Predicted 3D model of a 491-nucleotide part of an RNA (small-subunit ribosomal RNA, 5' domain) from an uncultured bacterium.
The full RNA is in RNAcentral, with records from ENA and SILVA.

Context: one part of a larger RNA
RNA sequence: GAUUGAACGCUGGCGGUAUGCUUAACACAUGCAAGUCGAACGGAAACGAUACUAGCUUGCUCCCAGGCGACGAGUGGCGGACGGGUGAGUAACGCGUGGAAAUCUACCUGGUAGUGGGGGACAACCCGAGGAAACUCGGGCUAAUACCGCAUAAGCCCCAAGGGGGAAAGGCUUCGGCCGCUAUCAGAUGAGUCCGCGUCCGAUUAGCUUGUUGGUAGGGUAAUGGCCUACCAAGGCGACGAUCGGUAGCUGGUCUGAGAGGACGAUCAGCCACACUGGGACUGAGACACGGCCCAGACUCCUACGGGAGGCAGCAGUGGGGAAUAUUGCACAAUGGGCGAAAGCCUGAUGCAGCAAUGCCGCGUGUGUGAAGAAGGCCUGCGGGUUGUAAAGCACUUUCGAUAGGGAAGUGGAUGACGGUACCUCUAGAAGAAGCACCGGCUAACUCCGUGCCAGCAGCCGCGGUAAUACGGAGGGUGCAAGCGUUAAUC
Numbered sequence: 001g002a003u004u005g006a007a008c009g010c011u012g013g014c015g016g017u018a019u020g021c022u023u024a025a026c027a028c029a030u031g032c033a034a035g036u037c038g039a040a041c042g043g044a045a046a047c048g049a050u051a052c053u054a055g056c057u058u059g060c061u062c063c064c065a066g067g068c069g070a071c072g073a074g075u076g077g078c079g080g081a082c083g084g085g086u087g088a089g090u091a092a093c094g095c096g097u098g099g100a101a102a103u104c105u106a107c108c109u110g111g112u113a114g115u116g117g118g119g120g121a122c123a124a125c126c127c128g129a130g131g132a133a134a135c136u137c138g139g140g141c142u143a144a145u146a147c148c149g150c151a152u153a154a155g156c157c158c159c160a161a162g163g164g165g166g167a168a169a170g171g172c173u174u175c176g177g178c179c180g181c182u183a184u185c186a187g188a189u190g191a192g193u194c195c196g197c198g199u200c201c202g203a204u205u206a207g208c209u210u211g212u213u214g215g216u217a218g219g220g221u222a223a224u225g226g227c228c229u230a231c232c233a234a235g236g237c238g239a240c241g242a243u244c245g246g247u248a249g250c251u252g253g254u255c256u257g258a259g260a261g262g263a264c265g266a267u268c269a270g271c272c273a274c275a276c277u278g279g280g281a282c283u284g285a286g287a288c289a290c291g292g293c294c295c296a297g298a299c300u301c302c303u304a305c306g307g308g309a310g311g312c313a314g315c316a317g318u319g320g321g322g323a324a325u326a327u328u329g330c331a332c333a334a335u336g337g338g339c340g341a342a343a344g345c346c347u348g349a350u351g352c353a354g355c356a357a358u359g360c361c362g363c364g365u366g367u368g369u370g371a372a373g374a375a376g377g378c379c380u381g382c383g384g385g386u387u388g389u390a391a392a393g394c395a396c397u398u399u400c401g402a403u404a405g406g407g408a409a410g411u412g413g414a415u416g417a418c419g420g421u422a423c424c425u426c427u428a429g430a431a432g433a434a435g436c437a438c439c440g441g442c443u444a445a446c447u448c449c450g451u452g453c454c455a456g457c458a459g460c461c462g463c464g465g466u467a468a469u470a471c472g473g474a475g476g477g478u479g480c481a482a483g484c485g486u487u488a489a490u491c
Stems, first nucleotide, its partner, number of pairs: 001491004006487005013363006019356002021321001026319003030316003035078003040075002043071001047069002050065001054061003085274003094199007103191002108187008116150001118148002125140006156165003170179003200246003207237003212234008249271004253264004276297005299310004327353001329352003335349001336347004366396004376387004400432001402427001404425003410418001435480005440461003446475005456463002
């Protein structure tokens, strides 16, 4: 000098834009953050319309009807593996880069071949029982795109090559069709696996290793493989730093620097890991699953003491820690996601608004004129000098802000949270808008008073003991400016 997710002190007008728990991966009250489909199904808890019965207060109440609009709970399907958060762990094929073969891939796209005929259940519901609750148990009825046989098999799978095995589901319809379902081939997308190279510090860590290294056979997986098991062999790694210890998510990038390099890895984007701590599997195309399940532990809460409930490193918000970091806001209008044939519903993703000079950028705080060089202040050699065209005065202007009126784009059509916002116009009036640090040298900027090695200053050199340009105040000046200084940190 440049820079920062900064903090602190003094000060503070406006707008745009970006950013905002770096510390305790500490604990969390409350609300919301993942649902959707009645065009898969049986239904009928609530609501509405309509019809019926009855009452009247004449548009309300009651009764009844799944016939319908919608639909609580339930069966079923798809989605809860995305999106969002955090950086604890990890020095590793984790990441980066370049390759590889032994794999899977829901929804989507293209092709081929099908979609025949049956069956038995289980929820809901009804009845009963237990429990404080969470919830659980027994009996009975029932539907399906839920479940299970049979038939068929162009592809497909197994094979000793003879042969053997294996599927399906319907719904809606304006009757044209549309959405589905099954098998298989290919594509696309996504994912798993392996390898070369690169990836911090310590030798005051020198030896490490027994599923260890390799083979055979088997098991297991979507798939290769000591991944696992049995047997056999005795190997494998290491001063080109193994092992051990410390530290750390990695990268695109960011900051600095002429570059080489050094430091860092907030925001944004890619990958990884984690979800109270540890372990485990289930379901599923995909998880060993943040707002799923089971077990154990710590903690918190409820309890009738028998037993139960919970997990903000989602968005807000609270306590705590800290020098320090925001609203318990609005909307699905846009972009995108899930479900649905659609209408649509959900979406703290997202779009916006709020708070903060936290950063960057832009603008304003007036312009011209004005010498009696006014008054006042300060200095003085008492003549004057300086503040200083500065002010006043005179003549103008109205950016920004304020008042009032109008008022968008954001969309091919409909829909606008933002928002009565941006923007345009009107009105008034210089009106509402300047501070901070420094002035001994480095380093731009000097005098007076006070103090008297005191009080104090200080980045380094150093100032202060009676004329201090270095302390404190004043006048004046210098530098930046809605900021200015200090501290911390990096180059």
It matches the Rfam family "Bacterial small subunit ribosomal RNA". Gene Ontology terms of the family: structural constituent of ribosome and ribosome.
The coordinates come from a structure-prediction model, not an experiment, and the mean pLDDT is 87.